This is a predicted structure of a 1397-nucleotide RNA (small-subunit ribosomal RNA) from an uncultured bacterium. Model confidence (mean pLDDT): 82 of 100.
RNA sequence: AGAGUUUGAUCCUGGCUCAGGAUGAACGCUGGCGGCGUGCUUAACACAUGCAAGUCGAACGAAGAAGAGUUGAAUCGAGAGCUUCGGCAGGAUUUCUUCUCAUCUUAGUGGCGGACGGGUGAGUAAACGUGUGGGCAACCUGCCCUAUACUGGGGAAUAAUCACUGGAAACGGUGACUAAUACCGCAUGUCAUCACCGGAGGGCAUCCUCUGGUGAAAAAAGGAGCAAUUCGGUAUAAGAUGGGCCCGCAUCUGAUUAGCUAGUUGGAGAGAUAACACCCCACCAAGUCGACGAUCAGUAGCCGACCUGAGAGGGUGAUCGGCCACAUUGGGACUGAGACACGGCCCAAACUCCUACGGGAGGCAGCAGUGGGGAAUAUUGCACAAUGGGGGAAACCCUGAUGCAGCAACGCCGCGUGAAGGAUGAAGGUUUUCGGAUCGUAAACUUCUAUCAACAGGGAAGAAACAAAUGACGGUACCUGAAUAAGAAGCCCCGGCUAACUACGUGCCAGCAGCCGCGGUAAUACCUAGGGGGCAAGCGUUAUCCGGAAUUACUGGGUGUACAAGGGAGCGUAUGCGGCAUGUCAAUCCAGAUGUGAAAGCCCGAGGCUUAACCUCACGGAUUUCAUUUGGAACUGGCAAGCUAGAGUACAGGAGAGGAAAGCAGAAUUCGUAGAGUAGCGGUAAAAUGAGUAGAUAUUAGGAAGAACACCAGUGAAGAAGGCGGCUUUGUGUACUGAAACUGACGAUGAGGCUAGAAAGCGUGAGCAGCAAACAGGAUUAGCUACCCUGGUACUCCACGCCGUAAACGAUGAUUGCUACGUUGUUGGGGAGGAAAUCUCGGUGCCGCAACUAACCCAAUAAGCACUCCCCCUGGGGAGAACGUCCCAAGAAUGAAACUCAAAGGAAUUGACGGGGACCCGCACAACCGCUGGAGCAUGUGGAUUAAUUGGACGCAACGCGAAGACCCUUACCUCCUCUUGACAUCCCUCUGACGGGACAGUAAUGUGUCCUUUCCUUCGUCACAGAGGAGACAGGUGGUGCAUGGUCGUCGUCAUCUUGUGUCGUGAGAUGUUGGGUUAAGUCCCGCACCGAGCGCAACCCUUAUCCUUAGCAGCCAGCGGUCUGCCCGGGCACUCUAGGGAGACUGCCGGGGUCAACCCGGAGGAAGGUGGGGAUGACGUCAAAUCAUCAUGCCCCUUAUGAGCAGGGCUUCACACGUGAUACAAUGACGACUACAAAGAGACGGGAUACCGCGAGGUCGAGCACAUCCCCAAAAAGUGGUCUCAGUUCGGAUUGUAGUCUGCAACUCGCCUACAUGAAGCUGGAAUCGCUAGUAAUCGCGAAUCAGCAUGUCGCGGUGAAUACGUUCCCGGGUCUUGCACACACCGCCCGUCA
Repeated sequence: AGAGUUUGAUCCUGGCUCAGGAUGAACGCUGGCGGCGUGCUUAACACAUGCAAGUCGAACGAAGAAGAGUUGAAUCGAGAGCUUCGGCAGGAUUUCUUCUCAUCUUAGUGGCGGACGGGUGAGUAAACGUGUGGGCAACCUGCCCUAUACUGGGGAAUAAUCACUGGAAACGGUGACUAAUACCGCAUGUCAUCACCGGAGGGCAUCCUCUGGUGAAAAAAGGAGCAAUUCGGUAUAAGAUGGGCCCGCAUCUGAUUAGCUAGUUGGAGAGAUAACACCCCACCAAGUCGACGAUCAGUAGCCGACCUGAGAGGGUGAUCGGCCACAUUGGGACUGAGACACGGCCCAAACUCCUACGGGAGGCAGCAGUGGGGAAUAUUGCACAAUGGGGGAAACCCUGAUGCAGCAACGCCGCGUGAAGGAUGAAGGUUUUCGGAUCGUAAACUUCUAUCAACAGGGAAGAAACAAAUGACGGUACCUGAAUAAGAAGCCCCGGCUAACUACGUGCCAGCAGCCGCGGUAAUACCUAGGGGGCAAGCGUUAUCCGGAAUUACUGGGUGUACAAGGGAGCGUAUGCGGCAUGUCAAUCCAGAUGUGAAAGCCCGAGGCUUAACCUCACGGAUUUCAUUUGGAACUGGCAAGCUAGAGUACAGGAGAGGAAAGCAGAAUUCGUAGAGUAGCGGUAAAAUGAGUAGAUAUUAGGAAGAACACCAGUGAAGAAGGCGGCUUUGUGUACUGAAACUGACGAUGAGGCUAGAAAGCGUGAGCAGCAAACAGGAUUAGCUACCCUGGUACUCCACGCCGUAAACGAUGAUUGCUACGUUGUUGGGGAGGAAAUCUCGGUGCCGCAACUAACCCAAUAAGCACUCCCCCUGGGGAGAACGUCCCAAGAAUGAAACUCAAAGGAAUUGACGGGGACCCGCACAACCGCUGGAGCAUGUGGAUUAAUUGGACGCAACGCGAAGACCCUUACCUCCUCUUGACAUCCCUCUGACGGGACAGUAAUGUGUCCUUUCCUUCGUCACAGAGGAGACAGGUGGUGCAUGGUCGUCGUCAUCUUGUGUCGUGAGAUGUUGGGUUAAGUCCCGCACCGAGCGCAACCCUUAUCCUUAGCAGCCAGCGGUCUGCCCGGGCACUCUAGGGAGACUGCCGGGGUCAACCCGGAGGAAGGUGGGGAUGACGUCAAAUCAUCAUGCCCCUUAUGAGCAGGGCUUCACACGUGAUACAAUGACGACUACAAAGAGACGGGAUACCGCGAGGUCGAGCACAUCCCCAAAAAGUGGUCUCAGUUCGGAUUGUAGUCUGCAACUCGCCUACAUGAAGCUGGAAUCGCUAGUAAUCGCGAAUCAGCAUGUCGCGGUGAAUACGUUCCCGGGUCUUGCACACACCGCCCGUCA
């Protein structure tokens, strides 16, 4: 310090999320030690039990205990015995009693303390509660310190106690006795207080201080000690400490809480208080508070501080410290220096307990502890040794304050779980391309050490006083010794953010997830394992806070379009802001000084625990504050007196749809009246409803009514906006220009407020020609509550009154100044000028520089640079909806939340798309010709069927497709029968010598079984090879996935495009080039141009065809010559045809015209051919997850006596039906029979097969010549010639069926082709729709080949005959270029709205 996430990509706006730190925490997994801290955040819920406030006998009486002495009495009588070992019979001992002494205990009276210490945060929000700084001239203060003075003399009671007595108890009652430092008078009166009369000084004021005189009131208590003395007591003053009250400033949210308040605000009087005060009372006045937020509602103890943050801020208010409040809930006072009192009192309430039912007792928010609540928070511990507190003269007593210990990883800090060596890189795990890699020096093993824990020995400080005594912690900390690596590591994460990757399993399932998102069979995202990363006695998760977030912006944001944000407009109040210059004040401001800002905490510097955490310091800093005081006077502000540049007034002008009222005119429309006139009118894309023979429309004349004002008219005018348009008149507002007389800052903005405010709508009344919501009818449509038509009411118009909103828009608040006032218009004035030009002020436009902006754009009429003031915004949806308030209604204004999403959005870019535009092309349409769709048949597909009808291909771009040919085979399918290292490959072992051939048995066939024959090298061991058998690695798979792939191929499309380097432009995606003007079949070429070049494509180079030349003629040919059996047959020849090698030819080369002196186009000449001559091959970047795992190859998955292999039979050939593609026809441009011509290109030895003979024929028999320009297939057919048929289901058509045959083949039944004879179906030119074709083409006619034993209406080739038409580009389809719109980008087969499920 940032990052992820909106998009195909980009830049913004904007939210969401993450990384950091923290916690009184909780939960999950795990857990060795120690130190220091911390530990009911919830139920201020209820509490058993124990303890937490007592002490003083040196205030007092009394009681008791034990002891000594003593008085009196009794008992007893020297035995026993007691003993201080002396003693006690002249009275020992024991008991009772009087007095005295010393000691101890304490119920009561009395004193001090129970107002501290400890707990909790319920209540409390503008509350002097808290913080901070002041004030009290309006106050109090026990104990303590200092000072002065005094402490004299009396009195009356009362508890305890005793007696009687009530009650269950708690607790009393009556009578009698008694003391005090308990209580009450009297005396005294320093100082002080108060009252009155004076004097001096001071204060902002009420008043205060000093001082003189007179008067009034008001004190006491003793105890200890032999004593000295000491502890007390009373009064006063002063101090210290602690408190009380008052004030300035600060102190959460809500206006969907706007008015609150009657002791309320003030006065003066009396009272109360320590004291001020409406604190309280009666009276008088009617005030007080509030938009600077009163009142009300919600929430909350406040602060020092703590967490976070760069800071400013934001959040929190545990522990420690200060203040406040509270003590079961509410109220009240008493006592006292102090309380309205946590462990005091009284009353009321709730709850709990006791009870004899009459009545009583209690208050853990003290320390432990219990129940309950809760995610959650500890021991019914030890000690007063220390520190401190209460009492006491003291000893001492009390102290759950406190000091310690226990429990809890709750937090912070420290330490350890070993260290060094150790490669065979062990075993094992994981993975693998099988080679290895990794865990990994890790382990084992060797050597060493002992921090912690455990054992043993020693052993503190904390203790100060005063000599002693005194330690809960604690035999603790710490020190020493011996021995052992022995006892001590987990948690989270590994797709990106974010450090860290592989394998298995799973298969949108199970699951993960903070955000984006993973998972649908190869998941680095789930689960597990291995490995790795991070932290570590902890690690993660959850919750909360700050940060990042400049995402509430004071520091430090915005409002044209980011539908988040300028109020629709003006006037104007408050607030905030304000021209030039002088003087003064000092509120503000600036500077200095002083005080304060408690301690702890924080920072700096030291010191003490081995270190750290932690603790300590008469250390320093900071605590940004407030107050007091001194000085200054620039700025802001106040006051005083001025100025004229802002603002305004008066004067002179011209402009204008500015506003209001009254009146008037013409055109048009409609409706009456009259004339004339006849069948139509009207309306539409076309119609119909409608109106018209009862006379319409059209036409003429004259009349009535209402509304609106053509032309002028203009990005022209004026107005604040809304809005304003015929003419005239009368009132009237504003702006501008000129001139410079007057006022003298009078100004700008403007929360609330007030005013005007389109259209629609509402109320009352008038008016109503036209138009026209609603409504009616007619059309259109699948349907339409629409668009169109015919009618038609409200409304529209006027007057008055409401409403108060609009995309009320420039989506741009108002004012002022400045910045190129740079160019060019227009409007109203002025100066100047003959005019034009020009200068200037105000308004209104277009462009444009700098600047600004995310960009688009804006740009003196700013969205630039600045000042001032106001409104408004803070992700999208929910929602401008609900509730509340307002309103005649309609509705307007104000205006949340729950919930939900990770986006919503702006500008620009590239594509795709548009029933957007412009241009262009294509058998795309149009024109022409011929088909398909109807029939039967062939073939393919779907569907159905089946044991199986194997499987693939599905718009164009699947469907006579793969398949250039399924009777077996093919064959992948089904049924049956077999084989299991296998039909096929490699390796190993054993045996045999073969392999091959032949024969036999058996079977449906394969499988199976038997027999015969037969190698090579040799060193005789064997090797090579082959076969059989065996074990296992493996083979095998037309099994799956074409959405894991390679390769191949289809398609857009032979369409003209697709890219790149450098430069330039843009924040960027990108643009430019490739766009523009022409031209072309073409991104073909030319010109222009911030581009200049290049590549893949186009074209050309290649093949074929059309012409000629040349070379070569054993097979092709025959012009001329000869022969001839008349056949180029022979001689001969290569001229011609032809064959196949090589060349030529065509290039817009030439001419004319057009065109930019271009590219190019049009026409012409010559030429076999003319503008790419015709045809072919050739297919850019890419698109369709297009097709193919069944050509082949291949990852992964699956099968392994089977999903592999073999065999027989069957199936792929089924058949109600649907579709595609074909062949044959329906006939006379024909059919049939007869006769006669003319090709090309191919194939041929497992072949093609002549001639001859046989058969009606398919064909058969014989077999010449031919591995081919020689032989053969081979007959070309249509055509032609001359006949028959005469328009019919026929002499058309040939399906179907029967019989008999031929050929191929192991085999023709399922299931081949062909032949003969017989049979003779549908069909008479085909609905909607649809296909092909632009010339040797369509159409028509036959021929050949591949596959192939056989099977061709299919496919691929060949030639024969041989047309018609194209005006043209409006439309359909496809494509290209530019442009435009876009909420699409899976890209219109898109996106998306509503209803229903």